A computed fold for an 87-nucleotide RNA from Firmicutes bacterium UBA2296, annotated as c-di-GMP-I-GGC riboswitch aptamer. It matches the Rfam family "c-di-GMP-I-GGC riboswitch aptamer". Gene Ontology term of the family: cyclic-di-GMP binding. Lineage of the source: Bacteria > Bacillati > Bacillota.

RNA sequence: ACCGACAAUGGCAAACCAUCGGAAACGGUGGGACGCAAAGCUAAAGGGCCUUAACCCCGCAAGGGGCACGGCAGCCAGCUACCGAAA
Numbered sequence: 001a002c003c004g005a006c007a008a009u010g011g012c013a014a015a016c017c018a019u020c021g022g023a024a025a026c027g028g029u030g031g032g033a034c035g036c037a038a039a040g041c042u043a044a045a046g047g048g049c050c051u052u053a054a055c056c057c058c059g060c061a062a063g064g065g066g067c068a069c070g071g072c073a074g075c076c077a078g079c080u081a082c083c084g085a086a087a
Base pairs, nucleotide, nucleotide: 003084004083011036012035016031017030018029019028020027021026034074040079041078042077046076047075048072049071050070055066056065057064058063
């Protein structure tokens, strides 16, 4: 370096609930733990997924369709890092 214990020291926190922000996806805070050996960081230029306000298109209208400059790092990826049994 790789790897990952029924190890040690510690850490994070899904769903759900309350509240705040947001059109939404989703996010902040508090509670809460399904899990996590990177569940640390990166979404201003790798892929993927979610949303569709503005915008564009169709429509007389109601409405429909498309698209991120919005999100997700707990999808992959990239970068960095604590500990040290076995192999």